[in-house]
Context: one part of a larger RNA
């Protein structure tokens, strides 16, 4: 140079009152203004204590700070059922032996390990300053072990048990369309509460409610499959009652049987919850917020209506669309005097994650950085729409 650029999105701030040494900004309440497929609310990934409460104000914080995602103390994260692990494989890895290479070491076989994929089973309510499918209160549900009681098969003519085997399932692509519902919206109807500060409003007025799950029963709108018996059998590496494959017999062809299915409806619920009322703590600008308790009304119906559910369905299309584990069923070696169903006492569920941020000030970006970050839900008017544009719940006004 110079108290000059600049103090990081032009969504925007005014007032009052508190506290307090001091207040544009901290705290409370009016008023305004922005977002509203987001600038709301739920995971995942990463961060790892920022989360709650009290106590400070040196230095952070592009200014001040009584304020904080800053210091300091103390608190805080509860599961048989949600995620993972004790289960499975995938790509890919990692490898006993082997195979290759001066050496390090590479490659690979069986075997593992690895989810972003398959597999048991929980809702709704309250509740904390700070967790809650986890605590508490109701009401489920799975596997495991199992008294008794009852059937049934069996004790060598051997029931049932039995694998790293045999079969079944699991099991899958892409595109279109209709169809039946349901989440959600609106209206009406009910229920409870108002009737005016301005010139009118007792009315076809205003306001505010009007909500309930898994589970259990039914087993419906569909959607697939012919079905049952009794032989035989070169085949599934061995065995087989299983599976193929074959032959005969019965039932039949808009059937019957079997499989699967959303929803509605009953029940769960005489309970919850529910504007509001009363009472009552504390603050109070006397308008009125608060905290706890006790009472507690209606809780129908009609219309729209999914990108969700039936549906891994259906129709068509060529490029022909994972595994293996759990389940099921077969019996081999073997075991074997019980064992097995059904119905119901009881018992009994271990280990990690669980606070907070999470389109961001808490992640990756040297920063409280206009960048960048995968899923889900995402209501009202108008509109084909998640475009647009204004509101709602909700949450902000971007630290000078």
């Nucleotide at each position: 140079u110079a108290g000059u650029a600049g103090c990081g999105a032009u969504a925007a701030a005014g007032a009052a009152g508190g506290u307090g040494a001091a207040a544009a900004a901290c705290c409370u309440u009016c008023u305004c203004g922005c977002c509203g497929u987001a600038a709301g609310u739920c995971c995942a990934a990463g961060g790892u204590u920022u989360c709650c409460u009290g106590a400070g104000u040196a230095a952070a914080g592009a200014u001040a700070a009584u304020c904080u995602u800053c210091u300091c103390a103390g608190g805080g994260u509860u599961a048989g059922u949600c995620g993972g692990u004790u289960c499975c494989u995938a790509a890919g890895u990692c490898g006993a032996g082997g195979c290759c290479g001066a050496a390090a070491g590479g490659c690979g076989u069986a075997g593992g390990c690895g989810a972003u994929g398959g597999a048991a089973a929980u809702c709704c309510g309250g509740u904390u300053a700070a967790u809650a499918u986890u605590c508490c209160g109701g009401a489920a549900c799975c596997g495991c072990c199992g008294a008794a009681u009852c059937a049934a098969c069996g004790u060598u003519u051997g029931a049932c048990u039995g694998a790293a085997g045999g079969g079944g399932u699991g099991a899958c692509g892409g595109a279109g369309a209709a169809g039946g519902g349901u989440a959600g919206g609106u209206c009406a109807g009910c229920c409870a509460g108002g009737u005016g500060u301005u010139g009118g409003a007792u009315a076809u007025c205003c306001u505010g409610g009007u909500u309930u799950a898994a589970g259990c029963g039914c087993g419906u709108a569909g959607g697939c499959g012919g079905g049952a018996g009794c032989g035989g059998u070169a085949g599934g590496c061995a065995a087989a009652u299983c599976c193929g494959c074959u032959g005969c017999u019965c039932c039949u062809u808009u059937a019957a049987c079997g499989c699967u299915g959303a929803g509605a409806c009953g029940u769960g619920a005489u309970g919850a919850c529910g504007a509001g009322c009363g009472g009552u703590u504390c603050c109070u600008a006397c308008g009125g917020g608060u905290u706890c308790c006790g009472u507690g009304a209606a809780g129908u119906g009609a219309u729209u209506g999914a990108u969700c559910c039936c549906a891994u369905g259906c129709u068509c299309c060529c490029u022909a669309g994972a595994a293996a584990a759990a389940c099921c069923u077969c019996g081999u070696a073997g075991g074997a005097a019980g064992u097995u169903g059904a119905c119901c006492a009881g018992g009994u569920g271990a280990c990690c994650g669980u606070a907070c941020c999470g389109c961001a000030a808490a992640c990756c970006g040297a920063c409280u950085c206009a960048g960048g970050u995968g899923g889900a839900c995402g209501g009202g008017u108008a509109g084909a729409g998640u475009a647009u544009a204004c509101c709602a719940a909700g949450g902000c006004g971007c630290u000078u």